[in-house]
Context: one part of a larger RNA
C1' cells in the first nucleotide's frame, strides 16, 4: 500500500447527500419515571444507585419431606414426625484492587413531523416500501342443478356449503364524518309508440314451352299448365330510439363586471353558462409553477425542518375526507450521550502484496 483489527493528545460531526461506519449503552437487583392514550400501554420511558471475596452462616425464612409413631372404615388412608437434600434475602464486621455483571455473551436515548393502524407478505440474484394483504366498511351478483370458475363433453370445484351463505368490485383498524351533479357513459326497471333480423307471408314478375298466329322459310312473335328464380305489402323477438331510476357505479363539482364615510376587500348586486358549480375538513402539501412565497420558531448564521397565513399554476370527502394511542431494519428536522467521520494523522498486531523457492 491492500485488507481486517488494536490504542490515540486536544477539539467532539467541524466529516458527510445523510453520524454512513465506528464507539458508545448493554446483565440481574433496587430506586423512580413525563406528554399523550383506544386505559391495555406509552414502560426497560427518561433517569440514579448497588453488585467482588472472608466471618458471624449450616444466618432468617422458605421449598421438599425419609426413618419412626399413633389412628385405622385397612386403602396407594389420616394425623405426628422431623432425617436428609435444595432455595435463600437481610444485616453486622472485615480484606484487596485502577477498576468487583473485573474475561466473554447482554438495548444508546429524547423531541417533532410525514406515510401506512397494528403482527403479516413481496421484486429467489441490484428496490422490502408510504408497494400487497389485513379484520372493519359498502356495492353488487346468486333461492340451490346458485351465481361463479376449470373443461367440446362427461364431470369436477363452489359445498356434502343455503343469503348471519358462496362468488366479484371499491375502500382499509378505530374515531368525526362522507356534500351537490343523473345531462354524457354503463347498470335496473318499463312498455304505449318509432326501427329492427331469420322466419312467415305470398301482391307482382322472370326463366322455360305444349300449343296458336305471322313469314322472304332463315326465322319473328304470343304464349296455359308444370317446373324454377326474383319477390313488394302484411304479421313477427330482443336490441336501439323512447320514458323513469342509479353516483362507497364509469364520472363531472364555472366565468364576467359592480358595490361599504381613509385605504383596502366584499357581507351585498348584476349578468352569461351548466347536468351540477367544490360543502366539511385540510392546504407553498409524497400535491404550490411563480417559490428560498410571507410572518414566527429553532441556528452565530436554516433552498431542508416545525407552526400559521391563504394568491389551492393543479387537495377534498370509500380512485375517500380529515384526526389518531400503538407499531415501523420506512422517510425528514432537532437535541443528549459517544466517539479518528473529520481538524490530521499517528503508532502497533497478525494476514497479503515484495524476495527466494
Nucleotide at each position: 500500500c491492500c485488507a481486517u483489527c488494536g490504542u490515540u493528545a486536544a477539539g467532539g460531526a467541524a466529516c458527510u447527500c445523510g453520524g454512513c461506519a465506528a464507539a458508545a449503552u448493554u446483565g440481574c437487583c433496587c430506586c423512580g419515571u413525563a406528554a399523550c392514550u383506544u386505559c391495555g400501554g406509552g414502560a426497560g420511558a427518561a433517569g440514579g444507585g448497588g453488585c467482588g471475596c472472608c466471618u458471624c452462616g449450616u444466618u432468617a425464612a422458605g421449598g421438599u419431606g425419609a426413618a419412626g409413631g399413633a389412628c385405622u372404615u385397612c386403602g396407594c388412608g389420616u394425623c405426628c414426625g422431623g432425617a436428609g437434600c435444595c432455595u435463600g434475602a437481610g444485616g453486622a464486621g472485615g480484606c484487596c484492587g485502577c477498576a468487583g455483571u473485573g474475561a466473554a455473551u447482554a438495548g444508546g436515548c429524547c423531541c417533532a413531523a410525514g406515510c401506512g393502524a397494528c403482527u403479516g407478505u413481496u421484486u429467489a440474484c441490484c428496490a422490502a416500501a408510504a408497494a400487497c394483504a389485513c379484520a372493519g366498511g359498502u356495492c353488487u351478483c346468486u333461492g340451490c342443478u346458485a351465481a361463479g370458475u376449470c373443461g367440446a363433453a362427461a364431470g369436477a370445484c363452489g359445498a356434502c356449503g343455503u343469503a348471519u351463505a358462496g362468488g366479484g368490485g371499491c375502500u382499509g383498524a378505530c374515531g368525526c364524518c362522507u356534500g351537490c351533479c343523473c345531462g354524457g357513459u354503463g347498470c335496473c326497471g318499463g312498455a304505449a309508440g318509432g326501427u329492427u333480423a331469420c322466419g312467415u307471408g305470398g301482391a307482382g314478375u322472370u326463366g322455360u314451352u305444349a300449343g296458336g298466329a305471322c313469314u322472304u322459310c332463315g326465322g319473328u312473335u304470343c304464349g296455359a299448365a308444370g317446373c324454377a328464380g326474383c319477390g313488394a305489402a302484411g304479421c313477427u323477438a330482443a336490441g336501439c330510439c323512447c320514458c323513469g331510476g342509479u353516483a362507497a357505479a364509469c364520472g363531472g363539482c364555472g366565468g364576467c363586471g359592480g358595490u361599504a364615510a381613509c385605504u383596502a376587500u366584499a357581507a351585498c348586486c348584476g349578468u352569461c353558462c351548466u347536468a351540477a358549480g367544490g360543502u366539511a375538513g385540510c392546504g407553498a402539501a409524497a400535491u404550490u409553477c411563480c417559490u428560498u412565497g410571507u410572518c414566527g420558531g429553532g441556528u452565530a448564521a436554516g433552498u431542508u425542518c416545525c407552526g400559521a397565513c391563504c394568491u389551492g399554476c393543479a387537495c377534498g370527502a370509500a380512485u375517500g375526507g380529515c384526526g389518531u394511542a400503538a407499531c415501523g431494519a420506512c422517510u425528514u428536522g432537532g437535541g443528549c450521550g459517544c466517539u479518528g467521520u473529520c481538524u490530521c494523522a499517528a503508532c502497533g498486531a497478525g494476514g497479503g502484496a515484495c524476495u527466494c523457492g

This is a predicted structure of a 357-nucleotide part of an RNA (large-subunit ribosomal RNA, domain IV) from a Nitrospiraceae bacterium. NCBI's taxonomy places the organism under Bacteria, Pseudomonadati, Nitrospirota, Nitrospirales, Nitrospiraceae.